RNA sequence: CAUCUAGAGGAGUGGAGGGAAAUGGCCCUACGAAACUCCGGCAACCACCCCGCAAGCCACAGGCAAGCGGGAAAGGUGCCAAGUCCAUCAGGUCUACGGAUCUGAAAGAUG
Numbered sequence: 001c002a003u004c005u006a007g008a009g010g011a012g013u014g015g016a017g018g019g020a021a022a023u024g025g026c027c028c029u030a031c032g033a034a035a036c037u038c039c040g041g042c043a044a045c046c047a048c049c050c051c052g053c054a055a056g057c058c059a060c061a062g063g064c065a066a067g068c069g070g071g072a073a074a075g076g077u078g079c080c081a082a083g084u085c086c087a088u089c090a091g092g093u094c095u096a097c098g099g100a101u102c103u104g105a106a107a108g109a110u111g
Base pairs, nucleotide, nucleotide: 001111002110003109004108009039010038011037012036013035017028018027019026022088023087024086025085040080041079042078045076046075049071050070051069052068053067056064057063058062084107089104090103091102092101093100094099
C1' cells in the first nucleotide's frame, strides 16, 4: 500500500480444548478440540505464459514498452464452521428508550 459479507475437507496420529488478545455475548467440540502428518480442494497476492488495449521510447514500411483489462493454474505464499463469528471507540438515522441499523476508526489476518 491492496484486499478481507465469495470460495474450498477427508484420512491417520492425538486426547480436551478451540473460535488472535481483554471483557461481554454467541458458537464449535468425546458423533473427538488444539497440534502434527498425508492426501485433496479453494482462491488468484507474487512469479510464469497467452490474448487485447496502451502512456511513452527507438536506429520508424518496422520494432520495444511502463501500465491497464482478460485468460490459465505446473511454481512461491495463503486459506478450507459461522462477515475478520458478533460487540467494544466515534459519528449519522430510527426508537416502544430496551435497543435497532448504517458509515468510519481501532485492532487483527493475508499478500
Predicted 3D model of a 111-nucleotide RNA (SAM riboswitch aptamer (S box leader)) from a soil metagenome. Rfam family: SAM riboswitch aptamer (S box leader). Rfam describes the family as follows. The SAM riboswitch is found upstream of a number of genes which code for proteins involved in methionine or cysteine biosynthesis in Gram-positive bacteria. Rfam links the family to the GO term regulation of gene expression. The RNAcentral record of the sequence draws on MGnify.